[in-house]
RNA sequence: GAUCCCGUGGUCUAACGGUAAAGACACCUGGGUGACAACCAGGAAAGUGACGGUUCAAUUCCGUCCGGGAUCA
Numbered sequence: 001g002a003u004c005c006c007g008u009g010g011u012c013u014a015a016c017g018g019u020a021a022a023g024a025c026a027c028c029u030g031g032g033u034g035a036c037a038a039c040c041a042g043g044a045a046a047g048u049g050a051c052g053g054u055u056c057a058a059u060u061c062c063g064u065c066c067g068g069g070a071u072c073a
Base pairs, nucleotide, nucleotide: 001072002071003070004069005068006067007066010025011024012023013022018056027043028042029041030040031039049065050064051063052062053061
């Protein structure tokens, strides 16, 4: 330099263009226990890398940029 893939709560991963962005783990509160854990109930936490575009509507489609990765040179 070329081609391709990825970017969503603290972490990992979901979400045919359409209602309140879902789940697991972690965390917090209560229950539970002699205590801790398991387990049970509840809770907080992301508007989706940035900026534009298309659309009635974008996490999703398009462009540019930023960051990470793979292959080739």